[in-house]
RNA sequence: GGGCUCUUAGCUCAGUUGGUAGAGCGCCUCAAUGGCAUUGAGGAGGUCAGCGGUUCGAGACCGCUAGGGUCCA
Repeated sequence: GGGCUCUUAGCUCAGUUGGUAGAGCGCCUCAAUGGCAUUGAGGAGGUCAGCGGUUCGAGACCGCUAGGGUCCA
């Protein structure tokens, strides 16, 4: 320098055909037990990496940029 791939909640990751953004763990509150372990209920938490484009509508499609991984030279 070039190819491929990834970027979504604090962490690890889903998200089908473009149509109201989710799970587990963690965090907060409450309940169950004499206590521990543990379990149950509820809640907070998101510029979907950034910018631009297509579209009535974009996390998803297209282009560019940034960062990570990997391969080739």

This is a predicted structure of a 73-nucleotide RNA (transfer RNA) from an Opitutaceae bacterium. The sequence was found in a public genome assembly. The prediction has a mean pLDDT of 82.